[in-house]
């Protein structure tokens, strides 16, 4: 310098936090439906739906009932 090995890790999972577990990952990851238009299966724009989770819990936000 280079090979083994061992030992620590960080990041991501369509809307906030925290804990455990999963998974993936030098990019993982950026949901679904309608309409158009440009293009040729990709963008870009309008409008619409449900969810704070990847999964359990919990707490904070929003929607809905009801009682004080």
């Nucleotide at each position: 310098a280079u090979a083994a090995a061992a030992u620590u890790a960080g990041g991501c999972g369509a809307u906030g936090g925290a804990g455990u577990u999963c998974g993936c990952u030098u990019a993982a990851c950026c949901a679904c439906c309608c309409c158009g238009a440009c293009a040729g299966u990709u963008u870009c724009g309008g409008g619409g739906u449900u969810g704070a989770u990847a999964a359990c819990u919990c707490c904070u936000a929003c929607u809905c009932u009801c009682a004080a």

Record summary
This is a predicted structure of a 68-nucleotide RNA (Fluoride riboswitch aptamer (crcB RNA motif)) from a Nitrospirota bacterium. It matches the Rfam family "Fluoride riboswitch aptamer (crcB RNA motif)". Rfam links the family to the GO terms response to fluoride and positive regulation of gene expression. Of the family's consensus pairs, 100% are formed in the model. The prediction has a mean pLDDT of 77. The sequence was found by an Rfam model in a public genome assembly.